Predicted 3D model of RNase P RNA and transfer RNA as a complex of 481 nucleotides. Model confidence (mean pLDDT): 77 of 100. It holds a member of the Rfam family "Bacterial RNase P class A". Rfam links the family to the GO terms ribonuclease P activity, tRNA processing and dimeric ribonuclease P complex.

Formats: sequence, structure tokens, C1' cells
RNA sequence: GCAGCAGGCCAGACGAUCGUCCGCCUUCGCGCCUUCGGCGCUACGGCGGGAGGAAAGUCCGAACUCCGCAGGGCAGUGCGCCGGGUAACCCCCGGUCAGGGCAACCUGAAGGAAAGUGGCACAGAAAACAUACCGCCCGCCGACGCCUGAAAGGGCGUAGGCGAGCAAGGGUGAAAAGGUGCGGUAAGAGCGCACCGCGCCCGUGGUAACACGGGUGGCAGGCAAAACCCCGCAUGGAGCAAGGCCAAAUAGGGAGGCGAUAAGGAACGCCCGUCCGAAGCCUCCGGGUAGGCCGCACGAUCCCGCCAGUGAUGGCGGGGCUAGAGGAAUGAUCGUCACGCCGAAGUCCGCAGGCCGUUAGGCCGGCGGGCGAAGGCGGACAGAAUUCGGCUUACGGUCCGCUGCGGCG
RNA sequence: UCCUCAGUAGCUCAAUGGUAGAGCAUCCGGCUGUUAACCGGAGGGUUCCUGGUUCGAGUCCAGGCUGAGGAG
Repeated sequence: GCAGCAGGCCAGACGAUCGUCCGCCUUCGCGCCUUCGGCGCUACGGCGGGAGGAAAGUCCGAACUCCGCAGGGCAGUGCGCCGGGUAACCCCCGGUCAGGGCAACCUGAAGGAAAGUGGCACAGAAAACAUACCGCCCGCCGACGCCUGAAAGGGCGUAGGCGAGCAAGGGUGAAAAGGUGCGGUAAGAGCGCACCGCGCCCGUGGUAACACGGGUGGCAGGCAAAACCCCGCAUGGAGCAAGGCCAAAUAGGGAGGCGAUAAGGAACGCCCGUCCGAAGCCUCCGGGUAGGCCGCACGAUCCCGCCAGUGAUGGCGGGGCUAGAGGAAUGAUCGUCACGCCGAAGUCCGCAGGCCGUUAGGCCGGCGGGCGAAGGCGGACAGAAUUCGGCUUACGGUCCGCUGCGGCG
Repeated sequence: UCCUCAGUAGCUCAAUGGUAGAGCAUCCGGCUGUUAACCGGAGGGUUCCUGGUUCGAGUCCAGGCUGAGGAG
């Protein structure tokens, strides 16, 4: 210098003017009341505060609230190596194993395929109760050729048929029933042996996952559970428009009164009397709506220091209070400075060259790069909506450390 | 504040984990005096994107993007 890996930090600063949301205060005005005064609303003004690392996606886990619930189970859903952290977690930390990378380092939905069901296209003999296309070997049969022999016969070879053996080699496939070598055999084969792999047992180390060592078994069941499933563990549902409080107008509900010496009805054979009795009006009560208030900002809180721990994290001490709007404020303009890029003259470094000169050296322009005034350009992703802890996704800059390769000293 | 579903050719839709197809549309040829209809043929795909599981992914899983519908 190039390429890469891992971690931390920042999210421009200051000033002026205008504007905006919230809180407190002063004053003016209006309204109400118990009228020295108090309360409420509005406006101007003053003071103080006002987004993030992701406020986002709404993917997990909780707090909080309401509903449900004797107890237990099924279904569904989620999780799944070991240990630890935490209020909790599909989170984090440390380790084990596996995979990737030359390395720094990174990644892992990492239980069970020997409970069962199903799948493995094409190719291939066979894709899972194993099997046999080419091939290898043996026996028998007849044919042909050669050798031997006087002949009968015998031997060897070639291709074929039948029967039996084998699975080493070839070939297919993503994947072929342990691998390599030696022995062995008619040919072969864990058939036997050595090493490797695998299963089981024991020992040692480790809290454990697991690692290492020894023995033993000739090997026993390919892949896939991000196919159904099985095993273990966990799990009630909804979500701040949760939920609670105050409470208008109108309509409707209930109680009482007037209506009411009425119309009408009931009991009675009839009358008086008694009782019931609608609309409408008045008063009161309760529920819900509009609207308002709370929930809602002191909290698993933030900053600094020390301690424990490899770390996540925890403990102790000191200090701080840090938005609370409710369709949604936190903005805009200007100036100065800082940062990054471009940038003339100049200057520095490197490279090759030309001219002058005996040398030392001098002059000339060219190419590439660094610094560089004035000035210009640029600053990403993105906006709280009940609140926290995580994850994921989007995105600008900067710093430190580490790895590999190359160059120079 | 939440919940559910979908994305495949220009359009509408198919496709057991195993070569991505159909109809319409487009283009070329035929038929016809011409057009339409009809007949024959051809082209056209980031299966929304990025990863993962698998021998193999449109399909299975995770994250993202876009769209549609629904609840209070």
C1' cells in the first nucleotide's frame, strides 16, 4: 500500500430573528360565586424543557389492566448441545461439537431415522425385508480348432447353452449396504489380520456438553424430521380505542306529584260512595353517548467511580430528573466556526528525458502524486404516540486493535 | 393499536420438492377481393427480493418489500 476481520464512539457546534408543543408565573379582558377575595377560560408577555440509534418492522419476552378459571388432561402453539446471566425471553455471555475461511475470525432451527406412516425424479441390476446388467469362478452338455496317441482315449483353447457360487472390478446416480492394505480363496467376501471409522463397556479429566486412553464387537438399520410424527419442557384469552372517574343536549327507562269531583273501566241487580285510570306538564333518580380528566412519565431509570466475575451481569457509593402531544409540537432563514470533496499560483517528492559544461554542477519543459488561499459543493437513514428488555431491517462518518499478501529499510 | 391473506409471461390463472405451463394478447405464415372469425407456427419468465434446509426449491423455513381485506 491492497484485501479482509472484529470492537468502540459520534450523529456538527455557537449566535441572531421568526414560528411551534408542554409546564410555571405576571398582567389585561370576560364569566361565575359565599363579592376584603376566590375559581375558570382566552390573549399578549416572561422563564424553563422539547426525538432516536434505530423513535421503524411489530418479530419475541415482560410490566400494567380487564375478562375467564375447583382440580386434572387433550388439542393447538412455541422451544430443543452444555453451563451461566436476567423480572422474563425465539435474548445475551462462556464453552462443546459440526461446517466455512490460508488466517484474523465467522456461522449453526445442534433431541430422536433402532416407535410408526410416507418420500428419494431421471439414470441404474438394485434407492432399502436388498439385489445381479456387464463381469469373475466352478461343474455339466454338445460343437469346432490344436497337441498327443496305431486306436480307444486324454489334454489345452474358443464361442454358446444349462445349473450353482461371488459381489472384488466396470457402469448409473446427489447418494450403492464400512474404507485402505496384506493374507486367504476355484473366484471372492470382515472370511482372517493391521490401521482408520462405527457401536458397546470401563477408566481418567471436566459441574456438564464432551475430550483422551484402554478393552471389546466383525459391522447391526443410506439421506431427509425447515415431511407427517415421537420424546422432553413451557404455555388461559385479550390488549392503553386495555381499563377507571366526572358527565351536557336530545330520545328512551323508573319513582312521585298535578291532571283528577273528567272520559272510561272494576266489584254490585241499580244508585251514591270506593278503587283503577291515558296523553300532557313539573320535580327527582339511574344507565349510556358527545365532551373532559386519570391511566401518562421516579423508572427492572440515566451518568460517574469502586468492587466481584473470563464475560453477559450483579453489588456498593456519589450525583441528576431528562418530551408528554393526542391526527399529533420538537421547525425555518441568516451569520461565524469545525469536518469531508473539488480547487489557481506556489511548493515538495518520485519517474524518464533534452541542452550546456572536462568535472563539480547548472538550465529547460513533460508525466504521476502530496500540501494548498479565495470560492464552490456536501452531511446519510429517518420523527416519540402506555412503558420497558431484546431481535431484525435501513443508514453517514470516525477511531483503535488484529489477519493475509506485496514493496522498501 | 392490532389481525389475516396474496405476489408466477403484457392480462387472468395452473403446476405431489424433480424439464415452469394453459387461455387471451403480440409477431409470422395460410385462407379471403379485404377485414374479422378460423387453421398452422414462433417469441416472451429475476416464479417480488435476500439468505437457509435439501442431491435438487415456484413449492419448505427465516428476514425484508409491495398490495389487498378485516377488528375495535